[in-house]
Context: one part of a larger RNA
């Protein structure tokens, strides 16, 4: 000096990107427990007290023995070592238990229950596999199968113009074989009929892929504009949420927390560039994220001793 463990006067996070690390707590038994809630949670919530040991009675029991009740005693301490939650309060994300990047990521990703479209009537759909043959399946639409979504609640607006998809189709278009007619000593070559699939042509379909405007005036202060007017679209964002994990300007106003807050919540809110498979909301869940508030602490003010150990020095 590093490592490793212990202990600290006052102070209590000032440390720091952040209480990381460390410390608090801790079994058991009694009383006692809030908001919020899908009434099952939440909940060991928070919060108190108790606790060795020895004598006596007492109850229960077949009995080991459990339990109460009096009183006594001894300690700094009695779950005396070991083992053993710190807690509460808002808020994103994900319902939840689970699973993942063997070896830098464990999460908000994946999965899930639950929603929902498609396909498919068994010689089926899908899928391996030049076939033969297999699998789903010795199942059968309450079943296979593929897709999106992601418990539950409370809802899921408009738009099929384009881009898939599925139907339908009087006409048109539409190859070769084919038939007719030219040509050709045969053919080539040719002009016309016939005419599938597919496309034109008509419809339906968005929990298909996707999309969901501008301008100008307007009310007896001012301002805003329920209202009118005009461009234009398929069709003009509906409920919701909203400066958000999504907002450039933003450190956006304002409130509420600090002594102070680019932080947190809580409002507003013309959203650069939210929004309905996805939006809101949400109890209970989390080795997630962000703040905060109280216990504790060597995290720090500021560092000191100790303990084994390493390195160095001596031999």
């Nucleotide at each position: 000096u590093c490592g490793u463990a212990g202990c600290g006067a006052g102070g209590g996070a000032a440390u720091u990107c952040g209480g990381c690390a460390a410390a608090u707590u801790a079994g058991c038994c009694c009383c006692g427990u809030a908001c919020c809630u899908u009434c099952g949670g939440u909940a060991u919530a928070a919060g108190g007290g108790g606790u060795g040991c020895c004598a006596g009675c007492a109850a229960u029991g077949a009995a080991g023995a459990u339990u109460g009740c009096u009183g006594g005693u001894c300690u700094c301490a009695g779950u005396a070592a070991c083992a053993a939650g710190g807690g509460a309060g808002c808020u994103c994300c994900g319902a939840c238990u689970g699973u993942u990047u063997a070896a830098u990521a464990a999460a908000a990703a994946c999965a899930c229950a639950g929603g929902u479209c498609a396909c498919a009537g068994c010689u089926a759909g899908u899928c391996c596999g030049a076939a033969a043959g297999g699998a789903u399946u010795u199942g059968u639409a309450u079943u296979g199968u593929g897709g999106c979504u992601g418990a539950a609640g409370c809802c899921u607006g408009c738009c099929c113009a384009g881009u898939g998809a599925c139907g339908g189709u009087a006409u048109c278009u539409g190859a070769a074989c084919c038939u007719c007619g030219g040509g050709u000593u045969c053919a080539a070559c040719u002009g016309a009929g016939c005419g599938a699939a597919g496309g034109a042509c008509c419809g339906u379909u968005a929990a298909a892929c996707g999309g969901c405007g501008g301008g100008g005036g307007u009310a007896a202060c001012u301002a805003u504009g329920a209202c009118c007017c005009u461009c234009u679209u398929a069709a003009g964002g509906u409920a919701g949420c909203g400066u958000a994990a999504u907002a450039c300007c933003u450190u956006g106003u304002c409130g509420c927390u600090u002594a102070a807050u680019u932080g947190g919540c809580g409002a507003c809110u013309c959203g650069c560039a939210u929004g309905a498979a996805g939006g809101c909301c949400c109890a209970a869940c989390g080795a997630g994220a962000g703040c905060u508030c109280u216990a504790c602490u060597g995290u720090c003010c500021c560092c000191g001793c100790u303990u084994c150990g390493a390195a160095g020095c001596c031999g």

Large-subunit ribosomal RNA, domain IV from Methanomassiliicoccus sp., 315 nucleotides, folded computationally. The source organism's lineage runs through Archaea, Thermoplasmatota, Thermoplasmata, Methanomassiliicoccales and Methanomassiliicoccus. It was read from a public genome assembly. The coordinates come from a structure-prediction model, not an experiment, and the mean pLDDT is 87.